[in-house]
RNA sequence: UCUCGAUAAGGGCAAACCCGUCGAAAGGCGGAGGCGCAAAUCCACCGGUCUAAGGGAUUCGAUCCUACGACAGCGGGGCUACCGAA
Numbered sequence: 001u002c003u004c005g006a007u008a009a010g011g012g013c014a015a016a017c018c019c020g021u022c023g024a025a026a027g028g029c030g031g032a033g034g035c036g037c038a039a040a041u042c043c044a045c046c047g048g049u050c051u052a053a054g055g056g057a058u059u060c061g062a063u064c065c066u067a068c069g070a071c072a073g074c075g076g077g078g079c080u081a082c083c084g085a086a
Stems, first nucleotide, its partner, number of pairs: 004084002012037002018031005035073001042078002045076003048071003054066005
């Protein structure tokens, strides 16, 4: 240095539920909480998933299609990083 990851040390992050707030929604942010996590740091590049405001289609009923919206705690990939037993 690379790989790897302890019942190590110091710590870190924070699922669901609930409250507030922003948003059309998915979801984000803050509080509270702690299911879990060794990259659960960061990046929508590939696949996937969610939503459908706007736009479009239709039998005019409401339904369907659509991301320029979102998810990094779905998988892959990229970038960066603490500690050091085997």
Molecule: c-di-GMP-I riboswitch aptamer
Organism: Deltaproteobacteria bacterium